[in-house]
RNA sequence: GCGAUCGUAGUCUAGCCUGGUAGGACAUUGCCUUGCCAAGGCAGGAACCCGGGUUCAAAUCCCGGCGGUCGCA
Numbered sequence: 001g002c003g004a005u006c007g008u009a010g011u012c013u014a015g016c017c018u019g020g021u022a023g024g025a026c027a028u029u030g031c032c033u034u035g036c037c038a039a040g041g042c043a044g045g046a047a048c049c050c051g052g053g054u055u056c057a058a059a060u061c062c063c064g065g066c067g068g069u070c071g072c073a
């Protein structure tokens, strides 16, 4: 340099093909429960890599970047 693939909360990840309320687990915060802890229950906060385009509506489709991984040279 070329090609493939991936990028969503503190961590791991679903959703993308087929556009329509961003979901789950762990962690975290508060409360309940307990003599205390753990476990359990309820509730809360927290995310779509960046820019542009299409569209009534974009995590999703299109274009361009950035970064990771793999392959070729």
Stems, first nucleotide, its partner, number of pairs: 001072007010026004020056001028044005049065005
Notes
The prediction has a mean pLDDT of 83. A computed fold for a 73-nucleotide RNA from a Candidatus Micrarchaeota archaeon, annotated as transfer RNA. It was read from a public genome assembly. It matches the Rfam family "tRNA". Rfam describes the family as follows. Transfer RNA (tRNA) molecules are approximately 80 nucleotides in length.